[in-house]
RNA backbone atom coordinates (compact mmCIF):
# COMPACT_ATOMS: atom_id res chain seq x y z
C1' N A 1 0.00 0.00 0.00
C1' N A 2 -2.47 -4.07 -1.71
C1' N A 3 -4.82 -9.32 -1.88
C1' N A 4 -8.28 -13.11 0.66
C1' N A 5 -12.02 -14.00 4.51
C1' N A 6 -15.41 -12.70 8.53
C1' N A 7 -18.53 -8.87 10.75
C1' N A 8 -20.86 -4.03 10.43
C1' N A 9 -30.59 -2.47 13.15
C1' N A 10 -26.59 -4.33 19.32
C1' N A 11 -23.59 -2.45 22.70
C1' N A 12 -20.34 1.09 25.78
C1' N A 13 -18.49 8.53 28.52
C1' N A 14 -16.41 11.81 31.84
C1' N A 15 -13.08 15.23 33.16
C1' N A 16 -8.39 18.21 31.74
C1' N A 17 -5.50 20.54 27.20
C1' N A 18 -7.51 23.13 22.80
C1' N A 19 -10.17 26.35 19.84
C1' N A 20 -13.35 25.38 14.90
C1' N A 21 -14.95 22.26 12.91
C1' N A 22 -16.71 16.82 12.91
C1' N A 23 -19.85 12.63 10.58
C1' N A 24 -14.33 8.56 4.45
C1' N A 25 -15.73 10.47 -0.68
C1' N A 26 -20.53 13.87 -3.20
C1' N A 27 -25.20 15.02 -2.30
C1' N A 28 -28.36 15.22 1.84
C1' N A 29 -29.09 15.43 6.86
C1' N A 30 -27.30 15.81 11.65
C1' N A 31 -23.77 17.38 15.49
C1' N A 32 -20.90 21.31 17.48
C1' N A 33 -19.08 28.30 21.28
C1' N A 34 -24.40 24.63 26.66
C1' N A 35 -17.16 23.61 23.05
C1' N A 36 -15.98 20.63 17.04
C1' N A 37 -10.83 17.74 15.77
C1' N A 38 -7.04 16.67 17.82
C1' N A 39 -4.08 15.22 22.16
C1' N A 40 -3.92 13.71 27.59
C1' N A 41 -5.75 10.41 31.96
C1' N A 42 -9.15 7.59 34.09
C1' N A 43 -13.32 4.82 32.82
C1' N A 44 -16.65 1.32 29.88
C1' N A 45 -18.50 -1.89 25.54
C1' N A 46 -17.75 -5.95 22.72
C1' N A 47 -15.76 -11.03 21.80
C1' N A 48 -11.91 -10.80 16.25
C1' N A 49 -6.98 -12.64 17.57
C1' N A 50 -4.69 -14.77 22.04
C1' N A 51 -4.94 -17.03 26.88
C1' N A 52 -8.02 -20.68 30.27
C1' N A 53 -12.21 -24.05 31.24
C1' N A 54 -15.38 -27.63 28.88
C1' N A 55 -17.96 -30.82 25.04
C1' N A 56 -17.48 -33.63 20.26
C1' N A 57 -14.54 -35.85 15.93
C1' N A 58 -10.34 -37.54 13.92
C1' N A 59 -7.16 -39.58 17.56
C1' N A 60 0.25 -41.11 19.12
C1' N A 61 2.57 -36.00 20.57
C1' N A 62 -1.31 -32.99 18.41
C1' N A 63 -5.03 -30.91 15.15
C1' N A 64 -10.26 -29.62 13.75
C1' N A 65 -15.18 -27.81 14.84
C1' N A 66 -18.94 -26.40 18.80
C1' N A 67 -19.90 -23.95 23.69
C1' N A 68 -18.32 -20.77 28.06
C1' N A 69 -14.84 -17.84 30.59
C1' N A 70 -13.28 -10.31 30.65
C1' N A 71 -8.64 -12.66 31.82
C1' N A 72 -2.77 -7.02 34.20
C1' N A 73 -3.03 -9.86 26.51
C1' N A 74 -3.08 -7.45 20.94
C1' N A 75 -6.10 -4.58 18.23
C1' N A 76 -10.90 -2.16 18.36
C1' N A 77 -15.10 0.58 19.48
C1' N A 78 -18.01 4.43 23.40
C1' N A 79 -24.03 10.29 18.54
C1' N A 80 -28.03 9.04 14.79
C1' N A 81 -28.41 1.18 11.02
C1' N A 82 -21.84 1.94 8.18
C1' N A 83 -26.75 8.85 10.01
C1' N A 84 -29.48 8.72 4.89
C1' N A 85 -28.82 7.86 -0.03
C1' N A 86 -24.81 7.48 -4.88
C1' N A 87 -24.68 1.35 -9.36
C1' N A 88 -28.81 -2.26 -9.95
C1' N A 89 -33.53 -5.22 -9.25
C1' N A 90 -38.36 -5.87 -7.76
C1' N A 91 -42.83 -3.76 -5.40
C1' N A 92 -46.52 -0.24 -3.40
C1' N A 93 -48.99 4.76 -3.77
C1' N A 94 -49.75 8.38 -7.36
C1' N A 95 -52.32 11.16 -14.29
C1' N A 96 -47.15 12.30 -13.55
C1' N A 97 -43.32 14.42 -11.12
C1' N A 98 -42.57 12.33 -7.30
C1' N A 99 -42.96 9.32 -1.99
C1' N A 100 -42.36 5.37 0.20
C1' N A 101 -40.77 -0.07 0.97
C1' N A 102 -37.48 -4.59 -0.29
C1' N A 103 -33.28 -6.61 -1.64
C1' N A 104 -28.39 -7.62 -4.22
C1' N A 105 -24.13 -4.57 -5.03
C1' N A 106 -20.12 -0.74 -5.07
C1' N A 107 -17.54 2.12 -1.44
C1' N A 108 -15.92 2.38 3.93
C1' N A 109 -14.90 1.11 8.76
C1' N A 110 -12.68 -3.30 12.22
C1' N A 111 -10.23 -7.85 12.82
C1' N A 112 -7.30 -12.22 11.14
C1' N A 113 -4.10 -13.97 7.83
C1' N A 114 -1.12 -13.47 3.08
C1' N A 115 1.79 -10.34 -0.22
RNA sequence: AUCUUAUCGAGAGUGGCGGAGCGACUGGCCCGAAGAAGCCACAGCAACCGGUCUCGCCCGAGGCGGGAUGCUGGUGCUAACUCCAGCGAGGUAGGAAUACCUUGGAAGAUAAGGU